A computed fold for a 74-nucleotide RNA from a Candidatus Thorarchaeota archaeon, annotated as transfer RNA. Lineage of the source: Archaea > Promethearchaeati > Candidatus Thorarchaeota. The sequence is in RNAcentral, with records from ENA. It matches the Rfam family "tRNA". By type it is a transfer RNA.
RNA sequence: GGGGGCGUGGCCUAAUCCGGUAUGGCGUCGGGCUCCAGACUCGCAGGUUCCGAGUUCAAAUCUCGGCGCCCCCA
Repeated sequence: GGGGGCGUGGCCUAAUCCGGUAUGGCGUCGGGCUCCAGACUCGCAGGUUCCGAGUUCAAAUCUCGGCGCCCCCA
């Protein structure tokens, strides 16, 4: 220099192909249980979906540009 893949709560992950309420688990926090804690159980909160622009009634999803990481070729 060329090509490909990936980026979503603190962590992991579904939804992307085929646009339509951002899903589940772990963790945090609160309640129950317990002498206390763990385990178990119930509940809440937490998301500019990497950034920007475009298309659209509507974008995590499609298009373009950028950034980061990984792989291959040179």